[in-house]
Context: one part of a larger RNA
């Protein structure tokens, strides 16, 4: 570099919108750029290949012929792609009636639990472990009773259940908004799908600035353990955890399986919805969405995937290419610590 790959062996970007590009539905007509197809010209010779021949063979050599092209000129086809000019609805959008959701934002409530405080009863313990000490309590602690601050998180419900594009989202209410489904088929009439770069979202932690701080707790103090013990246990503990306005741009951000469209057995729990049958309470049957399970074909080295495929087919993009040195040297944006220089206000 290539044939070939991308769930687990390297390989799918965390998501997502979208310019440029690439792909791109049905069907009438026209053009003739792709395409296909005659003719001419040209593709020096050598040389590669095949026939025959010359050196005793043979390498070597000679003659012939073939063959080689993103070629150029012209002359023709018109099925497929592309150009153009119409037309269709079935993709895609909208309009309509309708439905479920922890889907975002924001501003209000709520009721348990913990700690705190302060008051009452009441008296020798209490916490904690594997045993334990450190701690906490006669300056009255744990317990219990009332009353009250504060800060966070929202038991049941709850369900391999529901929304989102991922991250993610859970008390209760109002008000704004955004997405999906189910029915219909009234408009529009291919308006589609991907998507380098590019733009925005993106758990935790870290950072900046003001707040706030209940309960957890890196860091640190002890106390056990133990040869040690910068740990696992245990009493405490500051940042941070929480708001707000930034900042970062990372996760085993995983289904370790890019997106879209289509095609291809069955069967079965549950979730939103229509349609139909009927005893009118259920119960049966079909459809579409979305979300498990078991499984034929196929596919796969296997396990295993199987209409939500890891099967068949198409498209469009990101990635691999023996392992370690290494996410390392450079370089971009950035955190800490040391050194070396200079030495100012202010104190002495």
């Nucleotide at each position: 570099u290539u044939g070939g790959g991308c769930g687990u062996a390297a390989a799918g970007c965390g998501c997502g919108c979208g310019c440029a590009g690439g792909u791109g539905g049905u069907u009438u007509c026209u053009u003739a750029a792709g395409u296909c197809u005659g003719a001419u010209g040209u593709g020096a010779a050598a040389g590669c290949c095949c026939a025959c021949g010359g050196c005793u063979c043979a390498a070597c050599c000679g003659u012939g012929g073939a063959g080689g092209g993103u070629c150029a000129u012209u002359g023709g086809a018109a099925a497929c792609u592309g150009g153009g000019a119409g037309a269709c609805u079935u993709g895609a959008g909208u309009g309509c009636a309708g439905a479920a959701g922890a889907g975002g934002a924001u501003a209000u409530u709520g009721g348990a639990a913990u700690u705190c405080c302060a008051a009452g009863u009441g008296u020798a313990g209490c916490g904690g472990u594997g045993a334990a000490g450190u701690g906490c309590g006669u300056a009255g602690a744990g317990a219990u009773u009332u009353g009250g601050a504060g800060g966070a998180a929202c038991a049941c419900c709850a369900g391999u259940g529901g929304c989102g594009a991922a991250u993610g989202c859970a008390a209760c209410u109002a008000u704004g908004u955004a997405g999906u489904c189910u029915g219909u088929a009234g408009c529009u009439g291919a308006c589609a799908c991907u998507g380098a770069g590019g733009c925005g979202c993106g758990a935790a932690a870290c950072c900046c600035u003001g707040g706030g701080g209940a309960g957890c707790a890196a860091a640190c103090c002890c106390g056990a353990u133990u040869a040690g013990a910068u740990a696992c246990c245990c009493u405490g503990g500051u940042a941070g955890u929480c708001c707000a306005c930034g900042c970062c741009g990372u996760a085993a951000a995983c289904g370790a399986u890019c997106a879209a469209u289509g095609g291809u057995a069955a069967u079965u729990c549950g979730u939103a919805a229509g349609g139909g049958g009927u005893u009118u309470c259920c119960c049966c049957c079909c459809u579409u969405a979305a979300u498990g399970g078991u499984g034929c074909a196929g596919c796969u080295g296997a396990a295993a995937c199987u209409u939500u495929a890891a099967u068949c087919c198409u498209c469009c993009c990101c990635c691999c290419g023996g392992g370690g040195g290494a996410a390392a040297a450079c370089g971009g944006c950035c955190c800490a610590a040391a050194a070396u220089c200079a030495a100012a206000a202010g104190c002495c």
A computed fold for a 348-nucleotide part of an RNA from Lysinibacillus fusiformis, annotated as small-subunit ribosomal RNA, central domain. Model confidence (mean pLDDT): 81 of 100. The organism belongs to Lysinibacillus, within Bacteria. The full RNA is in RNAcentral, with records from ENA. It matches the Rfam family "Bacterial small subunit ribosomal RNA". Gene Ontology terms of the family: structural constituent of ribosome and ribosome.